[in-house]
Context: one part of a larger RNA
RNA sequence: CUGGGCGUAAAGGGCGCGUAGGCGGCUCUGUGCGUCGUGCGUGAAAGGCCUGGGCUCAACCCGGGAACGGCGCUCGAUACGACGGAGCUAGAGUGCAGGAGAGGAUGGUGGAAUUCCCAGUGUAGAGGUGAAAUUCGUAGAUAUUGGGAAGAACACCGGUGGCGAAGGCGGCCAUCUGGACUGCAACUGACGCUGAGGCGCGAAAGCGUGGGGAGCAAACAGGAUUAGAUACCCUGGUAGUCCACGCUGUAAACGAUGUGCGCUAGACGCUGGCGGACCUAGUUCGCCGGUGUCGCAGCUAACGCAUUAAGCGCACCGCCUGGGGAGUACGGCCGCAAGGUUAAAACUC
Numbered sequence: 001c002u003g004g005g006c007g008u009a010a011a012g013g014g015c016g017c018g019u020a021g022g023c024g025g026c027u028c029u030g031u032g033c034g035u036c037g038u039g040c041g042u043g044a045a046a047g048g049c050c051u052g053g054g055c056u057c058a059a060c061c062c063g064g065g066a067a068c069g070g071c072g073c074u075c076g077a078u079a080c081g082a083c084g085g086a087g088c089u090a091g092a093g094u095g096c097a098g099g100a101g102a103g104g105a106u107g108g109u110g111g112a113a114u115u116c117c118c119a120g121u122g123u124a125g126a127g128g129u130g131a132a133a134u135u136c137g138u139a140g141a142u143a144u145u146g147g148g149a150a151g152a153a154c155a156c157c158g159g160u161g162g163c164g165a166a167g168g169c170g171g172c173c174a175u176c177u178g179g180a181c182u183g184c185a186a187c188u189g190a191c192g193c194u195g196a197g198g199c200g201c202g203a204a205a206g207c208g209u210g211g212g213g214a215g216c217a218a219a220c221a222g223g224a225u226u227a228g229a230u231a232c233c234c235u236g237g238u239a240g241u242c243c244a245c246g247c248u249g250u251a252a253a254c255g256a257u258g259u260g261c262g263c264u265a266g267a268c269g270c271u272g273g274c275g276g277a278c279c280u281a282g283u284u285c286g287c288c289g290g291u292g293u294c295g296c297a298g299c300u301a302a303c304g305c306a307u308u309a310a311g312c313g314c315a316c317c318g319c320c321u322g323g324g325g326a327g328u329a330c331g332g333c334c335g336c337a338a339g340g341u342u343a344a345a346a347c348u349c
Base pairs, nucleotide, nucleotide: 004320005319006318007303008302012317014201015200016199017198021194022193023192025088026087027086028085029084030083031082033081034080035077036076037075039073040072041071042070049065050064051063052062053061054060091191092188093187094186095184096183097182098181103177104176105175106174107173108172109171110154114150115149116148117147118146119145120144121143125136126135162169163168206247207246208245209244210243211242215241216240220236221235222234223233258316259315260314261313262312263311266294267293268292269291270290271289272288273287274286275285276284277283278282298305299304322349323348324347331342332341333340334339
C1' cells in the first nucleotide's frame, strides 16, 4: 500500500447550510503536465540471485551474467486525465401560469370541559377501592340552576391523510414568511455532487431572570396492601408542565437503514398536479411528484429487503475491528450548574 464491513451481529454523524479537499455532462480545438513508447546516460564496488571455475569437499575465494524495481536527458504518440480557447443543452438553476398542505413567526378570537368564587333549590351523605381508610360534608358538602374568574388543551373532521432537513407541526381568523410539486419550454449555459474543519437548527428533562399557575404532577405527607412496601392502589401536594428572553445540546434524536445520481419484472391502494378518450353529476386510459401494502429477478447468516432496495454501479463524507474495565480516568474545549464533547491504559475473561 492492498484486501472486509456498518437494517437486527461491532459500526450511519440527531439534522441542515457550507469552506478546504475529493469527484464531475456533450462537441470541436490547442498545449503535451500526468500517461504510454524510442534512444542515450546513470543506477560504484562488495554483498544477494543465476552460472562457470580454484583450495580433496564445504565455508571461503576468483570469473561471467542477470538484476538494481529508480532517476535524468532526448525524440515521438495524444485515446484517457489535466490545463487554455470556442461552442452545446440532456445535469443544475431562473422565468411565467397554477393548485395542495397541522411548514415557520406574530397578533387576535371561539366553544366544550375542569377548578375556584358568589347566589338559588335541597339534605345527609359525598369521594374513593379488590375491599377499605386517609379526605370532604349539618359552619350545609355531593347533586342541580344562574352568574363570574382563571389557566391550559383544542373532541368530532382525523385518515399506514398532509407538511417539514431533522427535532417536530392539529380549534378559527388575519398579517409576514420558507420549501416542495405540476404545466409551459422563454432565459442562463456545467453554474454540478459530496463535504474534514466551521456555522446554524435541534424532543423531553434540567438551569438563570421575570411573569403565570386551572388541570396534571417528580419530591414530599398521609391512608391502604404486605413478612417488609422508602413501590404498584387511594387522598392530598411542591418544583415542573404554560409565557418572554437567555442557556443546556442530549434521546430507542429509529426506517436502529448517510447524501446525490443512473440502471433493473410487476399488482393493488391513498395523496397532489396535468393530459387524452368516452355514452361527461361521471367513467376510463396515460404522465410527473409523494406515501403505503404485496411480490419477481437479484441480494441476505437468516429474518427479511425488493423502482421509497438491504438489487446492479459511480462519487464523497461518517463510522466499526472480541467481552469487561468504559463512553470511564487524565488532559483539552464547552457550560452558571447539572453535565456535554473528544477519549485511553493497567488489569481481567
Predicted 3D model of a 349-nucleotide part of an RNA (small-subunit ribosomal RNA, central domain) from an Acidobacteriota bacterium. The full RNA is in RNAcentral, with records from SILVA. Lineage of the source: Bacteria > Pseudomonadati > Acidobacteriota.